[in-house]
Predicted 3D model of an 84-nucleotide RNA (transfer RNA) from a Candidatus Liptonbacteria bacterium.
It matches the Rfam family "tRNA". It is annotated as a transfer RNA.
The source organism's lineage runs through Bacteria, Bacteria candidate phyla and Candidatus Liptoniibacteriota.

RNA sequence: GGGCAGGUGGCGGAAUUGGUAUACGUGCAGCGCUUAGAACGCUGUGCCCGUAAGGGAUUGAGGGUUCGAGCCCCUCCCUGCCCA
Numbered sequence: 001g002g003g004c005a006g007g008u009g010g011c012g013g014a015a016u017u018g019g020u021a022u023a024c025g026u027g028c029a030g031c032g033c034u035u036a037g038a039a040c041g042c043u044g045u046g047c048c049c050g051u052a053a054g055g056g057a058u059u060g061a062g063g064g065u066u067c068g069a070g071c072c073c074c075u076c077c078c079u080g081c082c083c084a
Base pairs, nucleotide, nucleotide: 001083002082003081004080005079006078007077010026011025012024019067027045028044029043030042031041032040047056048055049054060076061075062074063073064072
């Protein structure tokens, strides 16, 4: 240099047909259990604003298509693999 795959809450990882973004797990917090812990169970839990109700932003960055984009198109950045 060329080709392919990927980038989504703190972390892993879904959203497979373009139509509720963050299911599920893990972590964390509180409670239960215990003499105390571990394990286990229950509840809550991404970010910002707000007392609350609620609102806003958000899928690596920027643009495009569309009524509507994590998903399709373009350029770029980053990571991995292959070829040279």